RNA sequence: CGAGAGGAACAGGCAAUCGCCGGCGGCCUUGGCCGCGGGAGGAAAGUCCGAGCUCCACAGGGCAGGGUGCCGGGUAACUCCCGGUCGGGGCGACCCGGAGGAAAGUGCAACAGAGAGUAGACCGCCACGCGGAGACGCGUUCACACCGCGCUGUACCGACUUCGGCCGGGAAGGCGCAGGGUGAGGGGCUUCGGCCUCGGUAAGGGUGAAAGGGUGCGGCAAGAGCGCACCGGCGUCCCCGGUAACGGGGGCGGCCAGGCAAACCCCAUCCGGAGCAAGACCGAACAGGGGAUGAUUGAGGGCGGCCCGCCCGAGAUCCCCGGGUAGGUCGCUAGAGGUUGUCGGCAACGGCAGCCGUAGAUGAAUGAUUGCCACCUUCGCGAGGGCGACCGCGCGGAGGGACAGGACUCGGCUUACGGGCCUCUCGAGCC
Repeated sequence: CGAGAGGAACAGGCAAUCGCCGGCGGCCUUGGCCGCGGGAGGAAAGUCCGAGCUCCACAGGGCAGGGUGCCGGGUAACUCCCGGUCGGGGCGACCCGGAGGAAAGUGCAACAGAGAGUAGACCGCCACGCGGAGACGCGUUCACACCGCGCUGUACCGACUUCGGCCGGGAAGGCGCAGGGUGAGGGGCUUCGGCCUCGGUAAGGGUGAAAGGGUGCGGCAAGAGCGCACCGGCGUCCCCGGUAACGGGGGCGGCCAGGCAAACCCCAUCCGGAGCAAGACCGAACAGGGGAUGAUUGAGGGCGGCCCGCCCGAGAUCCCCGGGUAGGUCGCUAGAGGUUGUCGGCAACGGCAGCCGUAGAUGAAUGAUUGCCACCUUCGCGAGGGCGACCGCGCGGAGGGACAGGACUCGGCUUACGGGCCUCUCGAGCC
């Protein structure tokens, strides 16, 4: 210098001018003026979890539905945080994990493939040894009775006969023998090279993300945990370490069981519902409707200072509905609060002491302009440091400054986003 990993903070400052919204005080006075003081965030966002608070519901139990799912700790609580375990990723700093059960059942798996799970036969394989590049040759073992040989002497033929048999010949068949021949799971066909068919086989090839442990020896017609040894996994029984998850070691059992539960499901455990437009208090006006009073014994109005009087005269007044509506006030910001120190703890966090006062609007305020300073980038000039790659400094010019805004309040998570700082890792480049 480049590429990364982790962490803690910040989110421009000051001044002037013009504005905006609350508070307090004063003045005129009932909406203005003056003064003082206050006025968004690390995420105020998404509204995804967990709580406080409020109202409604609620004997107890169950079903349905939903959440959570390694261990220990933290917390008001959590699906969050901290520390571990195990698994995975990275050369590494370090990071990620919705991490119970697939050995209860059901289901799913594109394409390819013979077969996708109590699996499957597409190719291959279904005597061995030696030699040979191969074609093949030689030997051995086993099987077969085709040829051959031996034994058996029946049917039958011939001769003889005293008709009872007897002599000679003699098939087919049966039994045996491995010399020739043929074959190597059974059967069939054959031009004798082989082919067909029925089977066996999960070693090998091939397909796939995935094909029912691995290596070797034995075994077998060929094969296969089929048997055995070792290794791996699983189950089970112990020993040691650890609070535990788990780790280390040993014995036994061929048990070898594929993946997906962010598919249904099973197991364990937890869960009432709605939300500040919660909720509490105050509470109109107009239209319209209903009721009471009132009809010449005249409600009310006009003339008038008042009474009498005169004139007009069915409307007027009150109550209820409209409506607990519109609107207003509270809830409303002092809280599981912040911060500093100290103590306990690896940490999350907790105890104690001191200090601080920090928006409460309701169509919803917190803004704009200018100047100076600070920061970043880049260019030029200058003086330095270092052996060097390079590094920082001063002056001047130009440019730049993100994401985004409360709405009852907290604790988290997630998402958006700017530049700088600290620590660490890797580097084959440059020195």